RNA sequence: GCUACAAGCCAGGUCAUCGAUCCCGCGCUUCCAGUGGGGUAGGAAAGUCCGGACAGCACAGAGCCAUGCACCGGUGAAGAGCCGGGUUCCGUGAAAGCGGAAACAGACAGUGCCACAGAAAAUGACUACCGUACGGGAAACCGUCCGGCAAAGGUGAAAACGUGGGGUAAGAGCCCACGGAGGGUUUGGGUGACCAGAUCUUCGGGUAAACCUUGCAUGCUGAAAUGCCAUGUAUAGUACCGAUUGAGGGCGGCUCGUCCGAGGUACAGGGUAGGCAGCUUGAGCCCGUUGGGUAACUAACGGGACAGAUCAAUGAUGACCCUCGACAGAAUCCGGCUUAUCGGCUUGUAGCAUUU
Numbered sequence: 001g002c003u004a005c006a007a008g009c010c011a012g013g014u015c016a017u018c019g020a021u022c023c024c025g026c027g028c029u030u031c032c033a034g035u036g037g038g039g040u041a042g043g044a045a046a047g048u049c050c051g052g053a054c055a056g057c058a059c060a061g062a063g064c065c066a067u068g069c070a071c072c073g074g075u076g077a078a079g080a081g082c083c084g085g086g087u088u089c090c091g092u093g094a095a096a097g098c099g100g101a102a103a104c105a106g107a108c109a110g111u112g113c114c115a116c117a118g119a120a121a122a123u124g125a126c127u128a129c130c131g132u133a134c135g136g137g138a139a140a141c142c143g144u145c146c147g148g149c150a151a152a153g154g155u156g157a158a159a160a161c162g163u164g165g166g167g168u169a170a171g172a173g174c175c176c177a178c179g180g181a182g183g184g185u186u187u188g189g190g191u192g193a194c195c196a197g198a199u200c201u202u203c204g205g206g207u208a209a210a211c212c213u214u215g216c217a218u219g220c221u222g223a224a225a226u227g228c229c230a231u232g233u234a235u236a237g238u239a240c241c242g243a244u245u246g247a248g249g250g251c252g253g254c255u256c257g258u259c260c261g262a263g264g265u266a267c268a269g270g271g272u273a274g275g276c277a278g279c280u281u282g283a284g285c286c287c288g289u290u291g292g293g294u295a296a297c298u299a300a301c302g303g304g305a306c307a308g309a310u311c312a313a314u315g316a317u318g319a320c321c322c323u324c325g326a327c328a329g330a331a332u333c334c335g336g337c338u339u340a341u342c343g344g345c346u347u348g349u350a351g352c353a354u355u356u
Base pairs, nucleotide, nucleotide: 001352002351003350004349005348006347007346008345009344010343012321013320014319015318016317017316018315020040021039022038023037024036025035026034042327046338047337049336050335051334052333053332054222055221056220057219061256062255063254064253065252066218067217068216069215070214071085072084073083074082075081086104087102088101089100090099091098092097105213106212110211111210112207113206114205126153127152129148130147131146133144134143135142136141161179162178163177164176165175166174180203181202182201183200184199185198186197187196188195189194226277227276228275229274237267238266239265240264241263248260249259250258285304286303287302288301289300290299291298292297322325
């Protein structure tokens, strides 16, 4: 210097004119007109996937159901986030190691299911092998019936622990050696997941993103929340249900129970359709220093900045410059995750080339 990867950062610029909205000052006190000054989209404002803040709903509960999560420790307001570790698998490597991935409790609780191929997908037996009987044959052997076996062949993603030996009519964990896997007990290390070992025992596979089992957690609704002010209307109607023979309501659904209980539901119509709070300064964000921690993160100190509309602002026009500009726009707020994105900058790692 180039290439690849990872992390972080930026997101065309300047000037002029004309606006929009919010805040502050002047505007005689409020408001308005006017006027001066200041603020005014993003790294994702997006998807609304996860978690919270905040708000409303509770006078009694119980059972069943439902939903989510699932190795360990930490972090944090919290989480399906993040950090560190463990296990398994994959890549690379002779190895040590390095890099990556994982809804990663249970298939030894039970039930179910397993395409195609294959005899059989879990009560395995097609070919082959072995034995008795019968028939044929001079014999080797062949055929049929019954039985044994699961080593060999073949199918498959997967085939009944693996290899070797013994054994047998033929065979088989039937027995033995070595090895592998599961379960029980136990020793040592570790906060723990787990790791290393001893001993006993067993040896038929997958699937829980099939039902299910175990453990833990979970109330519902959602800023059109909610509280309030003002204005206005039909103290009017129709239908059905109900008033102790109890409608309806009391934090997911159903059932039971208990308490409250006189109104409830639907339709058609009449009116209002203005304002205030919530609302943006908050578990906040950014920068620096110091301390703790492997890290995520955190404590202290110092400094800095902050959109708030409600028909809904954050813009329009012109000029110039450059590398010619992507994805995209707040609507209660915050922390994460995911997705979209022209071009550029910084740092680190690896490889290659060159120079000193």